[in-house]
Large-subunit ribosomal RNA, domain IV from a Candidatus Parcubacteria bacterium, 364 nucleotides, folded computationally. It matches the Rfam family "Bacterial large subunit ribosomal RNA". The RNAcentral record of the full RNA draws on ENA.
Context: one part of a larger RNA
RNA sequence: GUCUCCCCAAGGAACUCGGCAAAAAAGCGGGCGUAACUUCGGGAUAAGCCCUCCCUGUGGUUAUACUUUUGUAUAACUUACAGGGCGCAGCGAAAGUUCCUCGGGCGACUGUUUAUCAAAAACACAGCUCCCUGCUUAACUUGUAAAAGGAUGUAUAGGGGGCGAUGCCUGACCGAUGCCGGAAGGUUAAAAAGUUGAGGUAAUAUUGUAUUUUUUUUAAAAUACAAUAUUGCUUACGACUUUAAGCCCCGGUCAAUGUCGGCGGUAACCCUGACCGUCCAAAGGUAGCGCAAUUCCUUUCCGGGUAAGUUCCGGAGCGCAUGAAAGGCAUAACGACUUGAGGACUGUCUUGGGGAGAUGCUCG
Numbered sequence: 001g002u003c004u005c006c007c008c009a010a011g012g013a014a015c016u017c018g019g020c021a022a023a024a025a026a027g028c029g030g031g032c033g034u035a036a037c038u039u040c041g042g043g044a045u046a047a048g049c050c051c052u053c054c055c056u057g058u059g060g061u062u063a064u065a066c067u068u069u070u071g072u073a074u075a076a077c078u079u080a081c082a083g084g085g086c087g088c089a090g091c092g093a094a095a096g097u098u099c100c101u102c103g104g105g106c107g108a109c110u111g112u113u114u115a116u117c118a119a120a121a122a123c124a125c126a127g128c129u130c131c132c133u134g135c136u137u138a139a140c141u142u143g144u145a146a147a148a149g150g151a152u153g154u155a156u157a158g159g160g161g162g163c164g165a166u167g168c169c170u171g172a173c174c175g176a177u178g179c180c181g182g183a184a185g186g187u188u189a190a191a192a193a194g195u196u197g198a199g200g201u202a203a204u205a206u207u208g209u210a211u212u213u214u215u216u217u218u219a220a221a222a223u224a225c226a227a228u229a230u231u232g233c234u235u236a237c238g239a240c241u242u243u244a245a246g247c248c249c250c251g252g253u254c255a256a257u258g259u260c261g262g263c264g265g266u267a268a269c270c271c272u273g274a275c276c277g278u279c280c281a282a283a284g285g286u287a288g289c290g291c292a293a294u295u296c297c298u299u300u301c302c303g304g305g306u307a308a309g310u311u312c313c314g315g316a317g318c319g320c321a322u323g324a325a326a327g328g329c330a331u332a333a334c335g336a337c338u339u340g341a342g343g344a345c346u347g348u349c350u351u352g353g354g355g356a357g358a359u360g361c362u363c364g
Base pairs, nucleotide, nucleotide: 001359002358003357004356005355006354007353008352010350011349014348019345029051030050031049032048037042039165053085054084055083056082057081058080059078060077061076062075063074064073065072066071086090099343100342101341102340103339104338105337106335107334111123112122127163128162129161130160131159132158133157140149141148142147166330167329168328169327171260172259173258176257177256178253179252180251181250182249185248186247187246192242193241194240195239196238197237198235199234200233201232202231203230204229205228206227207226208225209224210223211222212221213220214219261279262278263277264276265275288322289319300316301315302314303313304312
């Protein structure tokens, strides 16, 4: 010097982000007593006050014996009372064992979670609501399939989503997106069928040219090539017609995804604006709450608490950028949650000091 532990004058949180750590209090023993609030169960061991040892006596209870009854005696126990005794101290040690109170936020609660930096306001929850599912293969899930789960269940059942006890409630908007329903019209695939074109090919007919043969010539015949027409067959070619869901379209639906205005003027002091005008929109934010776990400006303004308060509590509100099941507001109880205040208590501090043990270093 470090570590573990103990003690301290006066003060008592002045320490610090914060009473972190420590200290104090503290028997879920007995007696008394116990508020707000409340879902009437709680809150509550609320808080707070007193007692606790030993001896003697009285009383009480039980058992036994005696007694006609009343009662008496003995023993044990004793949560009752009185008197006395000792100590600093009587749950006298050890072990074990809530510090308390007031206010706010969040989450109703018990519970669950990041094994190994997060235990929470996160998850879950009972409850509320929406969607799907009528059972031969339900919906849904696993599997390539067979099959299995759902379920040896059947809509008071099963699956999925959201919110999250309870109380009071849950406003407007279907224009966009999604979902559900509809079918008149428009658009729309491949395949198939039909119609038609194009190419290829075969036959026939006609015409033209060339050659050969016959013939006195006209002409005729044959062969080859080309063109045209008809008919048939055919194709990795094209067009049209017939044809679905979907989309366009028409409705519904927000506890579906979501959205919920701007400008100008106005009352006989001033200010404010119930009111008016205008533009836009599907509709313009209702009840509530509000500087908030949301407020930039901001340490907003007013009040309370303090000598002094960016935090805290109450109120105000044009809310940069609250708001109603991504629920709104309130809420007893609960919380190793979070925030503010107080009591008690202390070496946290003013401000250090002393002691015990362990260990290291220096010197001897």